[in-house]
RNA sequence: UUUUUUCGGCUGGGGUGCCUGCGGGGUCGCGGGCUGAGACACACCCAUCGAACCUGAUCUGGGUCAUGCCAGCGAAGGGAGCCGACCGCGCCGAUCC
Numbered sequence: 001u002u003u004u005u006u007c008g009g010c011u012g013g014g015g016u017g018c019c020u021g022c023g024g025g026g027u028c029g030c031g032g033g034c035u036g037a038g039a040c041a042c043a044c045c046c047a048u049c050g051a052a053c054c055u056g057a058u059c060u061g062g063g064u065c066a067u068g069c070c071a072g073c074g075a076a077g078g079g080a081g082c083c084g085a086c087c088g089c090g091c092c093g094a095u096c097c
Stems, first nucleotide, its partner, number of pairs: 006085005011047004016041001017034007053078003059072004
């Protein structure tokens, strides 16, 4: 010089897909597998300093048994907040020199 910004309470916001075995029958129940914080968890994630999540999107490229798996799209549009503590700064007062 540059970059980064903590914790708690309350309240609120959000997602749940793909493959597969069995039963039953076409969509549920109970398991296994994949990615992930989370795939229905008394859990997890996120709350304007907002990439949680939704839209675009039955999108584009790559990859996978398959998928919203990865990347792009993209700091594009939308998106749920108050209080307290800590820290820093400013102001005022007191004390000491």

The RNA shown here (TPP riboswitch aptamer (THI element)) has 97 nucleotides and comes from Azospirillum griseum.
Taxonomically the source falls in Azospirillum (Bacteria, Pseudomonadati, Pseudomonadota, Azospirillaceae).
The sequence is in RNAcentral, with records from Rfam.